[in-house]
Context: one part of a larger RNA
């Protein structure tokens, strides 16, 4: 020194375990905020480092419920000192309090600081301190006031509302890449995708044909299967990629502008043409025209509506117009009839039922045997609308706490019924002429975008600039155009469901992981630390059933460790189950 064994040391691998993720499902929410949010800063405990809770009323205050024996969170024992059957702690409902920052909004400001002005109040020797309430900005709305400039207008003051900010994805919309692919790269494609920006809901968005279709017919939008990787696009590359039809989900339709009629304001006309109709008295800033505003009408494509005639069908009382009889109209009331809170008007109360936020009852097993220990064994029961699951000193249906089933809410939320409420209440038909039916629109022309369609024969959509119609005997549309035929009625609005998501809340589930794994994070974790910042971003789980966490004695530095003794089922001794490998020893033996 090597080589082997046997026994130690480090080491922390692998087994077992799970407080933690992680992915889908059901359900519920789907939002918070000037009543000051999210998110922080600093404080609050007898002592108090952090976490958590709280907020000068600070681990908490009121109150209405639950609840029943203890309690004053956690890391964390234990000490002082108290709460409590007049019901505590402790869940749950509604409240109170809620410094400072922060859209922060009274000014300022290097975020938690710092000066203020009004008004009332407290202390005071005080023009000092304290306290409380309002004082940013913008759009809206309603009165005042009111400039150059007379009437206005601008402006400015004031009172009521509203708005801002913050969120994981879902949806519209505005701008808009590139790396990539095309085996280079330009058109093309990656993509209308990332990114940014704006606004919105719980969802969004679209939507009740100027639509498809084809000689048959459909009948609003949206989503899913299919049609189909079909027709087509397309340096005809590389890629792109429908529709028409078919089956399904869910289905719900409606209001307006305009013509007409009134009523109000204004202008203009300017004393008669008028005043609902007939007769009669009577009236006159009425009447017409024109503009606006308001209420009535009226909403469609077998074309609809207005306006005039006509016909048919519906209650009752009262009022009205210049009087008065008679018609007609228009109003209120009550009645009958319909409809209604997602559009088509629109909101509020109280009820009842269920559910949600605390909870309650809840069957039925002992013995013996191994063991530290029984729930294993073995013997003989009993329950079961519970033999889902956790724990208990190994494996428990009958121990525990649950579980099926059943019962429950003072409060405040949420659904659903019906009631009170609230609206409508002249329709339909023939006929006749005249009106009306959304214009700088539709369409054309250039130049772009979008459509599956790269300009192409390129329709139909959108629109920057130029020009520019028709009004039912019209006018678009069916993929250049033209004709015949067919289908729709543009330029005005709304509209639940079916469909997308998941920061979060409850419940389940898993041929998901099981500490280098699964969230980065089972642990003081978005912490420790890095970094000027933006921003990067770990490591780290496990004694035992119970601390029973080794009293006493011995060596050792009053040491670290250790050696007795003790606990323990075992030392498993807090550097702690198990304890693998590298790696370093001791001893024995062979061998040089």
């Nucleotide at each position: 020194g090597g080589c082997a064994a046997a026994c130690g040391g480090c080491g922390g691998a692998u087994g077992c375990c799970u407080u933690g993720g992680u992915a889908c499902c059901g359900a519920g929410a789907a939002g918070c905020g000037a009543u000051g949010a999210a998110g922080g800063a600093c404080g609050c405990g007898g002592a108090u480092a952090g976490c958590u809770g709280c907020g000068a009323a600070a681990a908490g205050c009121a109150u209405c419920g639950g609840g029943g024996a203890g309690c004053c969170g956690c890391u964390a024992a234990a000490c002082a000192g108290g709460c409590u059957g007049u019901g505590a702690u402790c869940c749950g409902g509604u409240g109170g309090u809620g410094u400072c920052c922060g859209a922060a909004u009274g000014g300022g400001g290097a975020a938690a600081c710092c000066c203020g002005g009004u008004a009332c109040g407290g202390u005071c020797a005080g023009u000092g301190c304290c306290g409380u309430a309002c004082c940013a900005u913008c759009c809206g709305u309603a009165a005042c006031c009111g400039a150059a400039u007379a009437c206005a207008u601008a402006g400015g003051u004031u009172u009521c509302g509203g708005a801002g900010g913050c969120g994981a994805a879902c949806g519209g919309g505005g701008u808009g890449a590139a790396c990539u692919g095309a085996a280079a790269c330009a058109u093309c494609u990656u993509a209308g995708u990332a990114a940014c920006c704006c606004c919105a809901g719980g969802a969004a968005a679209a939507g009740a044909a100027a639509u498809c279709a084809a000689c048959a017919g459909a009948g609003a939008u949206u989503u899913c299967c299919u049609u189909a990787g079909u027709a087509g696009c397309g340096g005809c590359g590389a890629g792109c990629g429908a529709a028409c039809g078919g089956g399904a989900a869910a289905c719900a339709g409606c209001c307006c502008a305009a013509a007409c009629c009134g009523c109000a304001u204004a202008u203009g006309u300017g004393u008669a043409a008028g005043c609902c109709c007939g007769g009669a008295a009577g009236c006159g800033u009425u009447g017409c025209a024109u503009a606006u505003g308001c209420g009535g009408g009226g909403u469609c494509g077998c074309g609809g509506g207005a306006u005039c005639a006509g016909a048919u069908g519906u209650g009752a009382a009262c009022c009205g117009g210049u009087u008065u009889c008679g018609g007609a109209c228009g109003g209120u009331u009550c009645g009958g009839a319909g409809a209604g809170u997602u559009a088509c008007a629109a909101a509020a109360c109280g009820g009842a039922u269920a559910u949600a936020u605390a909870g309650g009852c809840g069957a039925a097993g002992c013995g013996u045997c191994u063991g530290g220990a029984a729930a294993g064994u073995c013997g003989c029961a009993c329950c079961g609308c519970a033999g889902g699951g956790g724990g208990u000193g190994a494996g428990a249906g009958u121990c525990c706490c649950g579980u099926a089933g059943c019962c429950g809410a003072a409060a405040u939320g949420u659904a659903u019924c019906g009631g009170u409420c609230u609206c409508u209440u002249u329709a339909u038909c023939u006929g006749a002429c005249u009106c009306c039916c959304a214009a700088g629109u539709a369409c054309g022309g250039c130049g772009g975008g979008a459509c599956a369609c790269g300009u192409g024969g390129a329709a139909c959509c959108c629109u920057g600039c130029c020009g520019g119609a028709a009004u039912u005997c019209g006018u678009g549309a069916g993929g250049a155009c033209c004709a015949u035929c067919u289908c729709a009625c543009a330029a005005g609005g709304c509209u639940g469901a079916a469909u997308a998501u998941u920061c979060c809340u409850c419940g389940g589930u898993g041929a998901c992981c099981g500490a280098u794994a699964g969230u980065g994070g089972a642990c003081a974790a978005g912490u420790a630390c890095c970094g000027u910042g933006a921003g990067g971003g770990a490591a780290a789980g496990g004694u035992g059933a119970a601390a029973a966490g080794u009293a006493c004695c011995c060596c050792g530095g009053u040491g670290a460790g250790g050696g007795g003794a003790g606990u323990g089922a075992a030392a498993a001794g807090u550097a702690c189950c198990u304890g693998a490998a590298a790696c370093c020893g001791u001893u024995u033996g062979c061998c040089u």

A computed fold for a 592-nucleotide part of an RNA from Desulfonema ishimotonii, annotated as large-subunit ribosomal RNA, domain I. The RNAcentral record of the full RNA draws on Rfam. Rfam family: Bacterial large subunit ribosomal RNA. Rfam links the family to the GO terms structural constituent of ribosome and ribosome.